About this RNA: Bacterial RNase P class A from an uncultured bacterium, 408 nucleotides, folded computationally. Its mean pLDDT, the model's own confidence on a scale to 100, is 76.
RNA sequence: CGAGAGGCUGGGACAGUCGCUCCGGGGACUUGGUGUUUUGCGCCAAGGAUUCCGGGGAGGAAAGUCCGGGCUCCAUGAAUCAGGGUGGUUGCUAACGGCAACCGGCCGCAAGGCUAGGGAAAGUGCAGCAGAGAGUAGACCGCCUACCCCGGCGCGUUUGACCUUCGGGAAGAACCGCUGGGCGGCAAGGGUGAAACGGUGCGGUAAGAGCGCACCAGCGCCCCCGGAGACGGGGGCGGCUUGGUAAACCCCACCCGGAGAAAGGCCGAAUAGGGGAGGUUCCCGCGGCGGUGAUUCCCGCCCUCAACCUCCCGGGUAGGCCGUUCGAGGCGGGCGGCAACGUCCGUCCCAGAGAAAUGACUGUCGCCCCUCGGGGUACAGAAUCCGGCUUACAAGGCCUCUCGCACC
Numbered sequence: 001c002g003a004g005a006g007g008c009u010g011g012g013a014c015a016g017u018c019g020c021u022c023c024g025g026g027g028a029c030u031u032g033g034u035g036u037u038u039u040g041c042g043c044c045a046a047g048g049a050u051u052c053c054g055g056g057g058a059g060g061a062a063a064g065u066c067c068g069g070g071c072u073c074c075a076u077g078a079a080u081c082a083g084g085g086u087g088g089u090u091g092c093u094a095a096c097g098g099c100a101a102c103c104g105g106c107c108g109c110a111a112g113g114c115u116a117g118g119g120a121a122a123g124u125g126c127a128g129c130a131g132a133g134a135g136u137a138g139a140c141c142g143c144c145u146a147c148c149c150c151g152g153c154g155c156g157u158u159u160g161a162c163c164u165u166c167g168g169g170a171a172g173a174a175c176c177g178c179u180g181g182g183c184g185g186c187a188a189g190g191g192u193g194a195a196a197c198g199g200u201g202c203g204g205u206a207a208g209a210g211c212g213c214a215c216c217a218g219c220g221c222c223c224c225c226g227g228a229g230a231c232g233g234g235g236g237c238g239g240c241u242u243g244g245u246a247a248a249c250c251c252c253a254c255c256c257g258g259a260g261a262a263a264g265g266c267c268g269a270a271u272a273g274g275g276g277a278g279g280u281u282c283c284c285g286c287g288g289c290g291g292u293g294a295u296u297c298c299c300g301c302c303c304u305c306a307a308c309c310u311c312c313c314g315g316g317u318a319g320g321c322c323g324u325u326c327g328a329g330g331c332g333g334g335c336g337g338c339a340a341c342g343u344c345c346g347u348c349c350c351a352g353a354g355a356a357a358u359g360a361c362u363g364u365c366g367c368c369c370c371u372c373g374g375g376g377u378a379c380a381g382a383a384u385c386c387g388g389c390u391u392a393c394a395a396g397g398c399c400u401c402u403c404g405c406a407c408c
Stems, first nucleotide, its partner, number of pairs: 001404009012365007020057008029047008059379001063390002066388005071260004077297005083256005088102005103117001104115004118251002123249002125245002140190002142186003148182007156175004162169002198216006217241001219238008264322004274313008287302005329348008366377004
């Protein structure tokens, strides 16, 4: 200097004029009460659209509503099943499907990144084309011809009917060698494919094959060492060897009440605690309803004027106050811990609207771009509160680390 990796920050600043909202305090005014010598004056309380002073007023994501809780209300007899969630180990936390560190696997030269990370020898399913064959697989090109069958050749060996001019010739047979075919053997070599039922070498075989052996890889079992653990390192024995996919169904382990601030509570006021339809229901047994998503047990009710369930019509209220912001709170520092975090000390109070307030204008700067004029300044706004995750985000700034090149 270039290319990368990880983390933090930032969310424009100042001044003036006018304006909005919440909290606290004072004055005036109004109302009520009370003291006093009636008025007057003083004190107390309340009120509102009055006035003055002081203080506060959107986020790192306020977004999504994906998880977990605090809080509020309701429910909660037992067992089993269904349904849903999570999935390496150890920690953190109120809790989580979150976070931290570590382990395994994959990617990257590396710094680092990703991981829905238990089980494929419990079962079922799925996978185009090519290819013989893609999981109780398989013969396209090939290799072999040992066993068994049908032949051919041989100027090979042995034997030899018959013929003979006695020198020899010679059909056939057996063996041997070569060779063609059949029956058959093989999955080692080649090919197809992303992937072909372990790899390399030696032996063995008719030719081969873990068929056997040596060394590896994998799998199972046992032992030792390190580690809290997941796991890592090493050794021994063994059958020789059993693809992928579970973010497919499934199996295994662990966990799981519901609703939600328009939750819910108080005060005040008003009306019609109105009308109708349907279903089930015992002498006992069977049965019905409720306690449930289902089943069983158990418990309760079952009076036809009752209990339970379902549906339809109609009436009243819609006012005020609380919940409402002091919290698993923020900031600074010490100690413990690799860290997430915990603990101690100090300090601060930082929105609370109710159809929704925090704004408008002017000027000066900051930063960036183009050049002498200008332009731009992101994503985006509380609504019960908090811890996470996910998504969006302009300019600018800071720190640590990796690789490459050059110079000293």